A computed fold for a 577-nucleotide part of an RNA from a Planctomycetota bacterium, annotated as large-subunit ribosomal RNA, domain I. Rfam family: Bacterial large subunit ribosomal RNA. The full RNA is in RNAcentral, with records from ENA. Model confidence (mean pLDDT): 82 of 100.
Context: one part of a larger RNA
């Protein structure tokens, strides 16, 4: 040197174990912002120039109101020095304070947390500089005063504008991927769509949205490869309405016009500072496809009534019934009463013996229970502690439901004549887009270019056109649920993980570090039941370690602290060469 074995080191694997994590439901909630967010820089504690958390020159915090009970000055010991049954610290609710930067931050400029102004008013200077306050951006509307809108998010979910490409097609152009991925703009708690110019088929249905069939069907298709409907059924939720004309009636502007045109219900005065046309505005009325609407006529309570007489009329106001309603059909609170979210309270029932460092485990007897889910107590607790199960609460702020004052509407009947029913539209020609449909027969749907109708004897669809029949009513507008998501909040719950796992982070974690940047990105958990963290001696340099001692159940449980595996060193024994 090797090998075995012992016993130590030394490294930190396993086991246990969790403060952190993953994922799924449920429920609320679903936005903050120029009254300055979001996210920051600086501050700020008697020791406090270290970092986290809170907070803002009123700076670990001030007020009020509620709850709460003996303790309290945050992570965080120490000293110091305070506060608290005249109710502190915590909690919860409204409030004040709230530096600078941050919306190209807003007076102007800037290399964010800075620089430098100008009006007004103060404080200070003899004055000036100086200082404190408050104003002074842009854009949109508006006559003006003024209103309002700018940026953040939760890499979610919607609309909408643009918009590939690896890929498949066993190659590759149409195709496909895919209207994805991405960029933008917008907006809501949902968003969109929506009240048939639909479907259907000869029989009927009755916005719209999701979801199951329908059906990998018809069909599209280099008929490759792929892409793929609808009628119909079942279900969830359900909720319909307003405008534009025509017509009247006020009001602005233009023409027109002086005994003119008109209005003149009727007769008789008469008006005429006005009337008539034409736009524009407002109000009234109207809102549909068994076509409807205006006009007109007829009828339907009481009362008033046009400059004058009388009668009537438009019109008004009363009353009574009805009906609706803040969610679209018009809007705006207020009471009240239940519910409920933001603090909390009440809450049953055990002892003894032995064992141990400790009783919850073990033996002996008992009790509760609408609570034998959990968690923690010196080892395994219904009966010890916290909780559970049931019960109960709110001065203040939210929310939800009713009811109530309040608000808003309110006839019917006819037919014909006339008058209205959404115009650069609809069709159409060519181009494109999109329809499951790739120009095909290609309707329907929308866009550019050009062209251009009709108005109920009208118009549109019914998959090329054409008839006949059906069936709808376009060129304006609004709508609740049914659906989609989850950043945050609260609760449950896992044949989810246990510190090379689960989150990139169980800890100062997007830190530390790396990079010009865009960005990248860690490692690092455990004494003990309680610090009871080793007084005091000794070696040692007033070390580092260590050795007694003493605490503790255990110091091979001593802070480089739970077990402590291997590789790796070291010693002591046997062997071997």
């Nucleotide at each position: 040197a090797g090998u075995g074995u012992a016993u130590g080191g030394u490294g930190g694997a396993u086991g246990c174990c969790u403060u952190g994590g993953c994922g799924u439901c449920c429920a609320a909630a679903g936005c903050c912002g120029u009254c300055g967010a979001a996210g920051g820089a600086c501050g700020u504690g008697g020791c406090a120039u270290a970092g986290c958390u809170g907070c803002g020159a009123u700076a670990a915090g001030c007020u009020c109101c509620g709850g709460g009970a003996a303790g309290c000055c945050g992570c965080u010991a120490g000293c110091a020095g305070g506060c608290u049954g005249u109710g502190a610290u915590c909690c919860g609710g409204a409030g004040a304070u709230c530096u600078c930067c941050g919306a190209g931050a807003c007076c102007g400029g800037g290399a964010a947390a800075c620089c430098g102004a100008c009006c007004g008013a103060g404080a200070g200077u003899c004055a000036u500089g100086u200082c404190u306050c408050g104003g002074u951006g842009c854009c949109g509307c508006g006559a003006a005063a003024g209103c309002g809108g700018u940026g953040g998010a939760a890499u979610a979910c919607g609309c909408a504008g643009g918009g590939a490409a690896g890929u498949g097609a066993a190659a590759c152009a149409u195709c496909u991927c895919a209207g994805u991925a991405c960029c933008u703009g917008c907006a809501g708690g949902a968003a969109a769509g929506a009240a048939a110019a639909g479907c259907a088929a000869a029989c009927g249905c009755g916005a719209c949205u999701c979801c199951c069939c329908c059906a990998g069907u018809a069909g599209c298709g280099g008929c490759g490869a792929g892409c793929g409907a609808a009628c119909g059924g079942g279900g969830a939720u359900c909720a319909g309405c307003c405008u534009a004309a025509a017509c009247c009636g006020a009001u602005g502007c233009a023409g027109u016009g002086c005994c003119a045109a008109g209005c003149g219900u009727g007769c008789g005065a008469g008006c005429g500072u006005u009337g008539c046309u034409g736009c524009g505005u407002c109000g009234g009325c109207g809102u549909c496809g068994u076509g409807g609407g205006a006009c007109c006529u007829a009828c339907a309570g009481g009362c008033c009534g046009a400059u004058c007489g009388c009668a009537a009329u438009a019109g008004g106001c009363c009353g009574a019934g009805g009906a609706a309603g803040u969610u679209a059909c018009a809007a705006a609170g207020c009471u009240c009463a239940u519910c409920u979210c933001u603090a909390g309270g009440u809450g049953a029932a055990u002892g003894g013996c032995a064992u141990g460092g400790g009783a919850a485990g073990g033996c002996c007897a008992g009790c509760c229970g609408c609570a034998g889910a959990g968690g923690g107590u010196g080892a395994a607790a219904g009966c010890c502690c916290c909780u559970u199960a049931a019960c109960c609460g709110a001065a203040a702020g939210g929310g939800a439901u009713g009811a109530g004052u309040c608000u808003u509407c309110c006839g019917u009947a006819g037919u014909u004549a006339u008058c209205c029913c959404a115009a650069g539209u609809a069709g159409c020609a060519c181009c494109g887009g999109g329809c499951a449909c790739g120009u095909g027969a290609a309707a329907u749907c929308c866009g550019g270019u050009g062209u251009g109708a009709a108005u109920c004897c009208g118009g549109g669809g019914g998959g090329a056109c054409c008839a006949c029949c059906c069936u709808c009513c376009a060129a304006g507008g609004c709508u609740c649920a049914g659906u989609a998501c989850u950043a945050g909040u609260g609760g449950a719950c896992g044949a989810c993980c246990g510190a090379u796992a689960g989150u990139g982070c169980a800890a100062u974690a997007g830190u530390a570090g790396c990079g010009c940047g865009a960005g990248c990105g860690a490692a690092a958990g455990g004494c003990g039941a309680a610090a009871a963290g080793a007084a005091c001696c000794c070696c040692g340099a007033c070390a580092a370690g260590g050795g007694g001692a003493g605490u503790g159940a255990a110091a091979u449980a001593g802070a480089a602290c739970c077990u402590g595996a291997a590789a790796c060193c070291a010693u002591g024994c046997a062997c071997u060469u």